[in-house]
């Protein structure tokens, strides 16, 4: 920094330093001097991996199913805040020669994130 595979409408914040920023990019919208990235502590959440236990598969070990010990990560404003691309359905609002455009619900996708593996 690149690949593969999973999940991403649930959940969970206090105190110290610090001091104008943050919410990946972009556009909206929004958090923020009633204290913003960041860095300490403490707590909390969840169960990706580990872990116990069943089961199957001859065995290491894979797959699965559970339970929640929490050991390695993550993670605790806003669905990943929400949209970008392509699609349906609906308003028939705009615009109309054709192509649209917008505004509401939906469905793939892209992109990011986080694990896990593996190079």
């Nucleotide at each position: 920094g690149g690949c593969u595979c999973a999940u991403c409408c649930a959940g969970a914040g206090g105190g110290g330093c610090a001091g104008a920023g943050g919410g990946a990019c972009c556009g909206g919208c929004c958090c923020g001097u009633a204290g913003a990235a960041g860095c300490c502590c403490c707590g909390g959440c969840a169960a990706c991996c580990g872990c116990g236990c069943g089961c199957a598969c001859g065995a290491a070990g894979u797959g699965u199913g559970u339970g929640g010990c929490a050991g390695g990560u993550g993670c605790c404003a806003a669905u990943u805040c929400c949209g970008g691309c392509c699609u349906g359905c609906g308003g028939c609002g705009c615009a109309u020669c054709c192509g649209g455009c917008c505004c509401g619900c939906g469905g793939g996708g892209a992109a990011g994130a986080u694990g896990a593996g593996g190079a």
A computed fold for a 119-nucleotide RNA from Frankia alni, annotated as SAM riboswitch aptamer (S box leader). Rfam family: SAM riboswitch aptamer (S box leader). Its family is annotated with regulation of gene expression in the Gene Ontology. The model forms 97% of the base pairs in the Rfam consensus. Model confidence (mean pLDDT): 81 of 100.